The prediction has a mean pLDDT of 87. Predicted 3D model of a 690-nucleotide part of an RNA (large-subunit ribosomal RNA, domain II) from bacterium HR15.
Context: one part of a larger RNA
């Protein structure tokens, strides 16, 4: 891990509702007791329940009756108006209540043969260094002190076995081993190590403990082992056969409430109710959104007019006065802005009546759920950073519970809702050069970037179309030729400023024409050189500016390997705009052929026919079935082989169900009713087997 076998909504009694039944203003009997053909059966037995009256808290009163004074009101009834007892189901209750699962409480016991402390009683510690006291000697001292030499043999003293340990590091990790090994390390006469015996768990709510929550038999922040016990588990996992019909919710509101629960809204079934629902279309009505708008109002904001009113200047004993490129209320002008402004004002949507559609919806009562983590797209908003595959509302959409086609690949995008079968058709989205099912379809224009097959602010004689303004045979643009002068080196400024650092001015004259100078260069001059004039050419679809648009170009830099068209490839296209005709395309329609529900018509006891419309589907409601295991009656089978195995190309809508043959060797089956230890792939399920 396979493979078998086992492995979960049961049962008691009680409520509630619905289907069968039995009697009915009345139903029923419990215990018990009689009898019989005695795991049981049939009669007995109204004590008691339930209905039939109901109000009050209650005396009590009663089709009424409680508060009240009340013949005021009002509450609750009565007027309509059936129960009961039983089978059998749904569902809730109380019980372990679908099954498995804690950590953990608690109670009674058993452990100190492990280990921790403690107490008896033994035991063992190679060898070497050091060299306290004290003691002796000699010196020394009034005496002491002391000073050297030796003796001596002290020490939780020094190195180091064995013996206790476990520091660093390799190994080792299904290990040799549920704590080790190997190399190096700490102690090693001491608060040492160690053998045997003993003691503390007298309530583990406990011992010990040179203190680590360490240790108490490989288990310790509270040991084990039985018991309460099937603790509890608002939590996870699992939870067995088959068809058929309908099908959600991931929201409100409240919760010691947020991953539960309660009611409610969305599903189902069952009875009722009849056009109430939905949609269109008329009419009528209410509204303050997006728009706008704003001397129509609250505000907020810009510029400029005017002008209280403050600064600042001058002036002044005071009071004043005079000025102001300073601030500025208000007022005027102009241009603005607002969820919480509105003189104004839609679309959509909503109410209400009538009409038509068009489906079987709506509404009411009652059984029985589930759901109360949702997701993403679109649009309207709002937090946020006009962030997020963010977070929160409303609104459709889808997926959730929905395959099929498309978007290469892709729950949430586009088409589109799969009863079943067909080697038929015709379309949707999307497509039609190969890959690859259909056009290298057809007209008319763009693109030269491989744009297209990934981006912005910005930038640029790219290219196509359109406008709008210059100049242009009185000769334009452009290119050659030549002039580009004087006053003057303008004034300042500066060492120095000459057209050209800078500052100010920017005039006059000769001219065809020339700037008190465009740029280059100079230390400053100088010099190239441009505006500007004139020739030379020779245009008229010439030439210059500017704006709009439509495709292109730069802007463009990431990590395995092109890799930003799914490829190949593709240039009057196989790109991209416009407009045409054809195909291809799905489990959409459409045909042929079957099944099933529901309505409707025919027959109608039954069995059926025909028509039309539905038959995706998770939680979840309802329906109808198939199989096991045992019982009741009936009725076969079977040593001339049962069950069970194992094979076969049979039958059924599907659980299944025959039927031959082989095996096996002693039972089984069918119909009809019962009754359940009733069905297995999943619980790191439990036992075995391999």
């Nucleotide at each position: 891990g396979c493979c078998g076998g086992c492995g979960a909504g049961u049962u008691a009694c009680g409520c509630u509702c619905a289907g069968c039944g039995g009697c009915a203003a009345g139903g029923u009997u419990a215990a018990g007791u009689g009898c019989c053909u005695c795991c049981g059966g049939c009669a007995c037995g109204a004590a008691g329940c339930c209905g039939u009256a109901g109000c009050g808290a209650a005396a009590g009163c009663g089709a009424g009756u409680c508060c009240u004074c009340a013949c005021a009101g009002g509450g609750c009834g009565a007027c309509c108006c059936a129960g009961u007892c039983g089978c059998u189901g749904g569902g809730c209750g109380u019980a372990g209540a679908c099954c498995c699962g804690a950590a953990a409480c608690c109670g009674c016991g058993c452990g100190a043969u492990c280990u921790a402390c403690c107490c008896c009683u033994g035991g063992u510690c190679a060898g070497g260094c050091u060299g306290a006291a004290g003691c002796c000697g000699u010196g020394g001292u009034a005496a002491c002190a002391c000073a050297c030499g030796g003796u001596g043999g002290a020490g939780g003293g020094c190195c180091g076995a064995a013996c206790c340990g476990g520091u660093g590091u390799c190994c080792g990790u299904u290990g040799a081993a549920a704590a080790g090994g190997g190399c190096u390390c700490g102690g090693a006469g001491g608060a040492a190590c160690u053998g045997g015996g003993g003691g503390u768990a007298g309530u583990g709510u406990g011992g010990u403990g040179a203190a680590a929550u360490g240790c108490c038999a490989a288990u310790c922040g509270a040991g084990c082992g039985c018991g309460g016990a099937g603790a509890u588990a608002g939590c996870u996992g699992g939870u067995u056969c088959u068809c058929c019909c309908c099908g959600a919710a991931a929201u409100g509101c409240a919760u010691u409430g947020a991953g539960g629960u309660g009611c409610a809204g969305c599903c189902u079934c069952a009875c009722g109710c009849g056009c109430u629902a939905u949609g269109c279309u008329a009419u009528g009505c209410a509204g303050g959104u997006a728009g706008a708008g704003c001397c129509a109002c609250u505000g907020g904001a810009u510029g400029g007019g005017c002008u209280a009113g403050g600064g600042g200047g001058c002036c002044u004993a005071c009071c004043a006065g005079c000025u102001u490129a300073c601030c500025g209320a208000a007022c005027c002008c102009a241009a603005c802005c607002a969820a919480a402004c509105u003189c104004c004002g839609a679309a959509u949507g909503g109410c209400a009546u009538a009409g038509c559609a068009u489906c079987g919806a709506c509404c009411g009562u009652g059984g029985g759920a589930g759901u109360g983590a949702g997701a993403c797209c679109g649009c309207g908003a709002c937090g946020g950073a006009u962030g997020a595959g963010c977070g929160c509302c409303g609104u459709g959409g889808u997926c959730a519970a929905a395959a099929g086609g498309g978007a290469a690949a892709c729950a949430g995008c586009c088409c589109a809702g799969a009863c079943c079968g067909c080697c038929c058709g015709c379309u949707a989205a999307g497509g039609c050069c190969c890959c690859u099912a259909a056009g290298c379809a057809c007209c008319a224009g763009c693109u030269c970037a491989g744009u297209g097959u990934g981006a912005a602010a910005g930038g640029a004689u790219g290219u196509a179309g359109g406008g709008u303004c210059g100049c242009g045979u009185a000769g334009a643009c452009a290119g050659c030729c030549a002039g580009g002068a004087g006053g003057u080196u303008g004034g300042c400024u500066u060492a120095g400023a000459a057209g050209c650092a800078g500052c100010c001015a920017u005039c006059c004259u000769u001219u065809a024409a020339a700037c008190a100078g465009u740029g280059c260069g100079u230390a400053a001059u100088a010099g190239c050189u441009g505006a500007c004039u004139g020739g030379c050419c020779g245009a008229a679809u010439g030439u210059g500016a500017c704006c709009c648009u439509g495709c292109g170009c730069c802007g463009a830099c990431a990590a395995u390997g092109u890799a930003a068209g799914g490829g190949g490839g593709c240039u009057u296209a196989a790109g991209c705009u416009g407009g045409u005709c054809g195909c291809c395309g799905a489990a959409g329609c459409g045909g042929c052929g079957g099944g099933u529900u529901c309505a409707c018509c025919c027959a109608c006891c039954c069995c059926g026919g025909g028509u039309g419309a539905g038959c995706g589907g998770u939680a979840g409601g309802g329906g109808a079935g198939c199989g096991u295991u045992c019982u009741g009656c009936a009725c076969g089978c079977a040593g001339g082989g049962a069950a069970g195995g194992g094979g076969g190309a049979g039958c059924g809508g599907a659980a299944g169900c025959a039927c031959c043959c082989c095996u096996g060797g002693a039972g089984c089956g069918u119909g009809c009713a019962g009754a359940a230890g009733u069905g297995a792939g999943a619980a790191u399920g439990c036992c075995g087997g391999c």